[in-house]
This is a predicted structure of a 1482-nucleotide RNA (small-subunit ribosomal RNA) from an uncultured prokaryote. RNAcentral holds the sequence, with entries from ENA.
RNA sequence: GAGUUUGCUCUCGGCUCAGGAUGAACGCUAGCGGGAGGCUUAAUACAUGCAAGUCGAACGGUAAGGUCCUGCUUGCAAGAUACACGAGUGGCGCACGGGUGAGUAACGCGUACGCAACCUACCUUUAACUGGAGGAUAGCCUCGGGAAACUGAGAAUAAUACCCCAUAAGAUUACUAAUUGUAAAGAUAAGUAAUUAAAGCUACGGCGCUUAAAGAUGGGUGUGCGUACCAUUAGCUAGUUGGUAAGGUAACGGCUUACAAAGGCGACGAUGGGUAGGGGGCGUGAGAGCGUGAUCCCCCACACGGGUACUGAGACACGGACCCGACUCCUACGGGAGGCAGCAGUAAGGAAUAUUGGACAAUGGGGGCAACCCUGAUCCAGCCAUCCCGCGUGCAGGAAGACGGCCCUCUGGGUUGUAAACUGCUUUUUUAUGGGAAGAAACCUUUGGAUUUACUCCGAGGCUGACGGUACCUGAAGAAUAAGCACCGGCUAACUCCGUGCCAGCAGCCGCGGUAAUACGGAGGGUGCAAGCGUUAUCCGGAAUUACUGGGUUUAAAGGGUGCGUAGGCGGAAGUAUAAGUCAGAAGUGAAAUGUUACCGCUUAACGGUAGACCUGCUUUUGAAACUGUUGUGCUUGAAUUAAGUUGAGGUUGGCGGAAUGUGACAUGUAGCGGUGAAAUGCAUAGAUAUGUCAUGGAACACCGAUUGCGAAGGCAGCUGGCUAGACUUUAAUUGACGCUGAGGCACGAAAGCGUGGGGAGCGAACAGGAUUAGAUACCCUGGUAGUCCACGCCCUAAACGAUGCUUACUCGACGUGUGGAGCAAUUUGCGCGUCCAAGGGAAACCGUUAAGUAAGCCACCUGGGGAGUACGUUCGCAAGAAUGAAACUCAAAGGAAUUGACGGGGGUCCGCACAAGCGGUGGAGCAUGUGGUUUAAUUCGAUGAUACGCGAGGAACCUUACCUAGGCUCUAAUGCGCGUGACGUUUACUGAAAGGUAAAUUUCCUUCGGGACACAAAGCAAGGUGCUGCAUGGUUGUCGUCAGCUCGUGCCGUGAGGUGUUGGGUUAAGUCCCGCAACGAGCGCAACCCCUAUUUCUAGUUGCCAGCACGUAAUGGUGGGGACUCUAGAGAGACUGCCGGCGUAAGCCGUGAGGAAGGUGGGGACGACGUCAAAUCAUCAUGGCCUUUAUGCCUAGGGCUACACACGUGCUACAAUGGCCGGUACAGAGGGCAGCGAAGCGGUGACGUGGAGCCAAUCCCAGAAAGCCGGUCUCAGUUCGGAUUGAAGUCUGCAACUCGACUUCAUGAAGGUGGAAUCGCUAGUAAUCGCGCAUCAGCUAUGGCGCGGUGAAUACGUUCCCGGACCUUGUACACACCGCCCGUCAAGCCAUGGAAGCUGGGGGUGCCUGAAGAUGGUGACUUUACUGGGAGCUAUCUAAGGUAAAACUGGUAACUAGGGCUAAGUCGUAACAAGGUAGCC
Repeated sequence: GAGUUUGCUCUCGGCUCAGGAUGAACGCUAGCGGGAGGCUUAAUACAUGCAAGUCGAACGGUAAGGUCCUGCUUGCAAGAUACACGAGUGGCGCACGGGUGAGUAACGCGUACGCAACCUACCUUUAACUGGAGGAUAGCCUCGGGAAACUGAGAAUAAUACCCCAUAAGAUUACUAAUUGUAAAGAUAAGUAAUUAAAGCUACGGCGCUUAAAGAUGGGUGUGCGUACCAUUAGCUAGUUGGUAAGGUAACGGCUUACAAAGGCGACGAUGGGUAGGGGGCGUGAGAGCGUGAUCCCCCACACGGGUACUGAGACACGGACCCGACUCCUACGGGAGGCAGCAGUAAGGAAUAUUGGACAAUGGGGGCAACCCUGAUCCAGCCAUCCCGCGUGCAGGAAGACGGCCCUCUGGGUUGUAAACUGCUUUUUUAUGGGAAGAAACCUUUGGAUUUACUCCGAGGCUGACGGUACCUGAAGAAUAAGCACCGGCUAACUCCGUGCCAGCAGCCGCGGUAAUACGGAGGGUGCAAGCGUUAUCCGGAAUUACUGGGUUUAAAGGGUGCGUAGGCGGAAGUAUAAGUCAGAAGUGAAAUGUUACCGCUUAACGGUAGACCUGCUUUUGAAACUGUUGUGCUUGAAUUAAGUUGAGGUUGGCGGAAUGUGACAUGUAGCGGUGAAAUGCAUAGAUAUGUCAUGGAACACCGAUUGCGAAGGCAGCUGGCUAGACUUUAAUUGACGCUGAGGCACGAAAGCGUGGGGAGCGAACAGGAUUAGAUACCCUGGUAGUCCACGCCCUAAACGAUGCUUACUCGACGUGUGGAGCAAUUUGCGCGUCCAAGGGAAACCGUUAAGUAAGCCACCUGGGGAGUACGUUCGCAAGAAUGAAACUCAAAGGAAUUGACGGGGGUCCGCACAAGCGGUGGAGCAUGUGGUUUAAUUCGAUGAUACGCGAGGAACCUUACCUAGGCUCUAAUGCGCGUGACGUUUACUGAAAGGUAAAUUUCCUUCGGGACACAAAGCAAGGUGCUGCAUGGUUGUCGUCAGCUCGUGCCGUGAGGUGUUGGGUUAAGUCCCGCAACGAGCGCAACCCCUAUUUCUAGUUGCCAGCACGUAAUGGUGGGGACUCUAGAGAGACUGCCGGCGUAAGCCGUGAGGAAGGUGGGGACGACGUCAAAUCAUCAUGGCCUUUAUGCCUAGGGCUACACACGUGCUACAAUGGCCGGUACAGAGGGCAGCGAAGCGGUGACGUGGAGCCAAUCCCAGAAAGCCGGUCUCAGUUCGGAUUGAAGUCUGCAACUCGACUUCAUGAAGGUGGAAUCGCUAGUAAUCGCGCAUCAGCUAUGGCGCGGUGAAUACGUUCCCGGACCUUGUACACACCGCCCGUCAAGCCAUGGAAGCUGGGGGUGCCUGAAGAUGGUGACUUUACUGGGAGCUAUCUAAGGUAAAACUGGUAACUAGGGCUAAGUCGUAACAAGGUAGCC
């Protein structure tokens, strides 16, 4: 820096990623070289070899070998050797080098300073000395023991082994005197006395030996400072702390012992526990830091576990000794041997780490005079891509942009891709050839020279290479020998196809996968890195996510409930002194390596060399004196005290008071009271409730009373007295920094609760009863115990809140209020309590002199959510419980504030046939129709709350038709292109249900002569599908809703989402208009413009009309004419709150106003904003993808879509008298008509038949309108209502009315007597009622749909309620948006954890017993050349280990048990979120 909480935003906050690193491991892959590195685990066990020896110039000597010589038995013996040397005595070394990190939280390490408290072999320098004497002992020889390891006895012998004497100091010891020094066990060659040395060898050059002093080197020891975690470890300590004396040590010291004393350490973290070698450095980081301690260097510790000393200059000793223990091996069973955390190597463990290699050539070490010997130190090589660095796998040209692959919009294009082929070039590397290093100089030897003292120095020649015939060089051949891995949804560079279909799988986080996956698997292509690439693990970074640099705490995690106060931290103003902090200069140290800068060397780099700067630190010293500290002096402003006043529900303890509730008594009085949403339980005729009087008891104090006051907080309220604390004001005086904060500590601390004793009116957990309810362990009601009250003692917690610690200073104002002072007043000056604002702050809400602003001081607290304020431990408590306070595991969020919506059994305003007021229906009956269900071979498909159900369908007998059964066809039922032929067709016969099949006969047309029309066959390109997906789509449609809304530009406000505008006040049917306003304008909607209708004018006058004129008829606009009227259909007019009055700023509203045919949108229609419902439709059509191709396509016949126990929707007809029937009679509008409407006439009871005039229609026809009106009849009944059902006979359409048409006539005459819960429509020419027409159509199941006119009502008080909607506001844990979200028990699976009878480990401590080796002391009759001695032996003390006992601590496991977490669709309820339906929470 990015991703991730949300619908969106800002913020808090966690999780994750991109970077770097590694002693790494794993997967895939692999050409070369250089430089590095390589058991992080079992400090587990180790076979085998090697890793420390050397000196004959210390010694006695001679086992082996060489040389010489002698003897001869020719391979033996003897001798010699200044060749050499086994074993042995002796010297030096073995304490270095090499390994490991178990232990250790410590003076172990780092750093600095000390030792007046010390040692130091070999080396250097200086001084002195080296005389004499002695006895042993190994080897060797002889004899033994034992399996072995080993060992005993005897005899003889040497030394630079051992010992004695002499000499001796500046050595050591004792004493004496002076000086120096802070201090003496010091020094000053002071003085006196005593004590103590030695070794030889030789090549004659020397090398050694002894004493003393000094140096160098290496060690020992002390101190300051630094050095990780846990306080759920708070007290620890008897040699402990110091003293005196003694012992011991190289040396100080309780290091050890004795004696007396009682100290010492610790919140600045003792003690205990767990972990760990420390440092230079290394990784990362801008740094500060954080992590780490491999390789290299320094220090420490260890060497199978533990203990102990010996030798030595040095060890308590890795390849030495002794003892105990565990383990392994040998054994003759008696006894012995061993220690790879040296180099290789083996086994084991593990994800994992190499050769039983070469050489001492170089560097270094030991011994030696030296040659030389030894050296798994070291130098090299081998193995391993483990890391770092370098090189290569070719370069140039080359387009038919080849083949192949992949993709696509597919006759073609894109990409792979100049990539390949092909042509030319080069040769690092590779393979063969030849040459071939540096690292080597010394020692030694030969020789020359120099001061000739010394084989001292200088020079020349010679000798010496493991690596290695390696690096490197030469020239030859030939592109020849050499590329992979990961990734491609975002973060994050890189995209398509196929397969799969919440499967298989992926995943670092977010998340992909349920049929179009750039996220899985494969492919093509691409991206990144490259002999490597990825993954895993770990560390740092990003993370300012522990914040010193550099964070926070009103609401996100976080202020302690409040005060007093200890330690601590911080502290007013002016002088003085000092120099601890501070600052400056200088000196020492801060090892080297590393890192860094410059230069240099390997062809470059890695790597290495040289030099510089650094090492931010510590110490010493010199100076400065501002600030902090310290010292002392004075000051008054901080703080406090005194004086005079004021104020208040401040506290505590007495006394007193009235109202009210309850109870008791008496009285009055009678039937209910009480309670609720409604009731009931309860009380009451044994007299309640109510009313009155008296009495009694407890608790609380109406009015005043408030946005008030007081108090540290909790909290405090009748009046009054006592005691007591505080605050404030005023003016002076006094003290002189006495101050602020405050870890621990102490005190106070609502309510509830606990203990003891009282008290108990009302209220009231628990409990009981009554209700409510599906249930109701609740809400409501009736009762009611603890408690509430008092005294004393505990508890110590609250949403103990201003969710805001205390103190001080500073920073604009306005208004109110309590209480003081000044002033006559206006006003002003303090201290409190509040409201609103500036600057500023804040994520915002908000805070804002009472800060959450600007600063200072101190305290407390926070670090993702859950687990959990839980578990364990501890402290407190009588208990309840409180305080302190984790982890495993799990999630990717959990939160805060604000925004826009949606929602609310929130609020306000308004509208709608929404309710109400009415009228008529549905739901009951029969039938029609649609749907569900059922049935079926099939009952094709779709539509399913509102917004499906007389819907798609505006018309299923066949067709339609998509379904079923059966029979057939396979380039095809249709169309286009191209190619060929000339037929196609018709007729006949057979077969078949038909489609079709078979056979026979017959046969072209037009022409501009190019050809065309039509048909057929072969073959080809495009087939076809009412198959799937409406959740891939277009188009169309429904609904909210004809609701009044939905947006934009610019500006302004806000960090932002967003707001403003669009809100407000009015008004409207309306976001309609007006006014106001940080908004000003605009768009889609509303309205208007369009159509019909209502009035009228003009124009026109046929097929329409007929007033007047004329003709004619039985009659009729029938005819001539006419345009007046009706009408037709064009153009106009008209209505706009325009006028008047009232109200109003205006918009507008009201007025039965006027006028007008019509009045406030006149009535109706078309017209449907942004969007919602993944709404409907792939079966109107179109269309992506998928599926099918002798079938899911096509043809045909029959059947089905019409089934029928049942359920629902929509309708029709009714149940009758406002009616039925019969007769007579009147008045429409709008439509339709040539495959048509069909008149008159005639026939039939009728459907209809016959007939054919007229009409392509204002002309003719359908066509009789019906209700109505007039008259008659029926008289309340299952009827003269009602017409279902059924029988018979017919008519019509049609190839065909069986399944399955309509109509007619006659006969039959079901149910039904106005319809439960519930529910629908309608506000005027509307409802209701009456008929007419049309589309579709051969016919019709039309009672449906769409239109038309006739007759023609009732009611609306009003907006409380139901439903739907609009606006504003409010709450929200909702945003898939309340059909939302979400809690707990129970049931199931998995996981980790707590408790737990018990079982089983671990380390440490304590008491007692025993006690090896060893040390110290005592003794020491035995032994000794050592005689004041040494040793064996005996003995006392201490001690490793072991045994035993009781306790504490800490693990593992466990029947059973407890809660917790997680897990698409389990059970029960509905606690929370809205007033969440009883406000929620602590």
About this RNA
Rfam family: Bacterial small subunit ribosomal RNA. The literature on the family includes a 2001 paper in Science by Yusupov et al., "Crystal structure of the ribosome at 5.5 A resolution". Model confidence (mean pLDDT): 83 of 100.